[in-house]
Context: one part of a larger RNA
Molecule: large-subunit ribosomal RNA, domain I
Organism: uncultured Pelagibacteraceae bacterium
RNA sequence: GGCGUAUGGCGGAUGCCUAGGCACUGAAAGGCGAUGAAGGACGUGGUAUACUGCGAUAAGUUUCGGGGAGUUGUAUGCAGGCUUUGAUCCGAAAAUUUCCGAAUGGGAGAACCCACCACUUUAUGUGGUACUUUAAACUGAAUUAAUAGGUUUAAAGAGCUAACCCGGAGAACUGAAACAUCUAAGUAACCGGAGGAAAAGAAAUCAAUUGAGAUUCCGUUAGUAGUGGCGAGCGAACGCGGAAUAGGCCAGUAGCAAUAUUGAGAUAAUCUAAAUAGUUUGGAAAGACUAACCAUAGAGGGUGAUAGUCCCGUAGGAGUAAUGCUUAAUAUUGUUCUUGAGUAGAGCGGGACACGUGUAAUCUUGUUUGAAUAUAGGGGGACCACCCUCUAAGCCUAAAUACUCUUCAGUGACCGAUAGUGAACUAGUACCGUGAGGGAAAGGUGAAAAGAACCCCUAUUAGGGGAGUGAAAUAGAACCUGAAACCGUAUGCCU
Repeated sequence: GGCGUAUGGCGGAUGCCUAGGCACUGAAAGGCGAUGAAGGACGUGGUAUACUGCGAUAAGUUUCGGGGAGUUGUAUGCAGGCUUUGAUCCGAAAAUUUCCGAAUGGGAGAACCCACCACUUUAUGUGGUACUUUAAACUGAAUUAAUAGGUUUAAAGAGCUAACCCGGAGAACUGAAACAUCUAAGUAACCGGAGGAAAAGAAAUCAAUUGAGAUUCCGUUAGUAGUGGCGAGCGAACGCGGAAUAGGCCAGUAGCAAUAUUGAGAUAAUCUAAAUAGUUUGGAAAGACUAACCAUAGAGGGUGAUAGUCCCGUAGGAGUAAUGCUUAAUAUUGUUCUUGAGUAGAGCGGGACACGUGUAAUCUUGUUUGAAUAUAGGGGGACCACCCUCUAAGCCUAAAUACUCUUCAGUGACCGAUAGUGAACUAGUACCGUGAGGGAAAGGUGAAAAGAACCCCUAUUAGGGGAGUGAAAUAGAACCUGAAACCGUAUGCCU
């Protein structure tokens, strides 16, 4: 030095676990905000920091209800308190709620600076003072009347918010195996607006000689008819089957909204809830054996191993104040605007329709024009006639449909710490970047801290040896299991 055996170190794979995630189902809720939001800054505890809660009344104050023995958050300890004169805790309703932030007295480099007016208990006090719109009142120029303007009061608006919705405006990569019409796509990003849904909606609709009867959504018709450098591609409708159904109004016997009265209903925390013993192994029984019991309860979780009968629960049953909520009826008040002309249609130029100008109807409109008015007018895919059908140029309308920032209950041939959210832990933290922005790693002692009194080695808040605890300490906090790479020690054989 090599090979082997034994035993260690380092390391953190694997197994087991789950405090956290992921996907969905059924309900609920679908907004918050000048009565100052969302989001923050700074404070606040007897005791450092962080999180949570709260706001100078500051881990809290008041009232009502529940509950019934401990309690002073995560978070131990020490100290001091509270509590059967009912605490802590849970629910409901109130009070307080610094400063910034739409931020609104003026300003500003957010959490700061500087004011004016009124009132009072004279202070580090209380309240008010932004802009816009609408309404009303008072005033009021040039300029007589008036108007513009000004002042005051009242109401509303403003900002935030995950997706869904409507509208405005609107790409490119890409595909066409290049590329220009075309496609991607009316998509993405942007802007405006609203609601719990939105939008649409009661035929100037379809159909085809029979008829149907608002809208929306699903299945089918059908990758069909079409459209298309007839390329790539795009792509219906009629009809049929379902979901859900609802019709109204334009001057008054109606609808809607608000308020009031009366009636009805739902709703909190919460309470109750059956039934097992012995022996045995073991550190521990829920395991094994023997013998019982309950069940409208054998869902689930916990307890020193696997528990229907130990605990929490579960099936079933009970209960609910005030305020508030939902709904019905009645009454009062308010509101609504005339049957639809610069419209239909036409010319030119666009856009939308599955339909790229095409034979291109239909819808829409920038521009130029421009009817009839029920003895009338629109449509039936150029156009004309016949026939059929409907009544534009006014308004409203639930449900079936879309979505989930959020709450409750539940489910999983979903994950199990390099997985599952980026985040199971002080995570959008530490850290990086001028900034927009980027963005981690990091779980497990034990049933219980019983977390190792005391002694020894030692420069030691290091490390170790005894002793003790424990079932176990090679479970000792760098703590379950503890693989491999890598590094030792002892020993056998070979060289």